[in-house]
RNA sequence: CAAUUGAAAGGCCAAACCUGUCGCGAGGCAGGGACGGAAAGCCACGGGUCUUAAAAAAGACAGCCGGGCUGCCGAU
Repeated sequence: CAAUUGAAAGGCCAAACCUGUCGCGAGGCAGGGACGGAAAGCCACGGGUCUUAAAAAAGACAGCCGGGCUGCCGAU
């Protein structure tokens, strides 16, 4: 110095739910909140679930799984 592991320190994010708001809807955004997280940062590429829809198709979910890119610290 790098990789793996994830101790300590400094911190970080934020489920359900409530309020407001946008959307046909799944759901998104802001505030409160804290179930949890070591990438719970980003990406819709593959699978999956969900929504609208007769079909075709178009969307949503990254805190469902896999994959890709990037990041803090520096014990063992």